[in-house]
């Protein structure tokens, strides 16, 4: 320089669910919880899911994104 891979070390993140909050809703912040994770870190670019409203439209707004693919960045690291 590139890099398979994960407990060998540091170490991350945090499902379902409880509580409080904030929203018409999907769902969000914050605590508690641990399901699971090698990119469960970024972006929301494509598709695909969800919610509102409207229409019959191939629409307009929001939402998540730990569903697929992408893009960018990253810790040991065998070879």
């Nucleotide at each position: 320089u590139u890099g398979a891979g994960u407990u060998a070390a540091g170490g991350c993140u945090a499902a379902a669910c409880c509580u409080a909050u904030c929203g018409u809703a999907a769902g969000u912040u914050a605590g508690g919880g641990g399901c699971a994770g090698a990119a469960a870190g970024u972006u929301a670019c494509g598709g695909a899911u969800c919610c509102a409203a409207g229409a019959u439209a191939u629409u307009u707004g929001g939402a998540a994104a730990g569903c697929c693919g992408a893009a960018c960045c990253a810790c040991c690291g065998a070879g």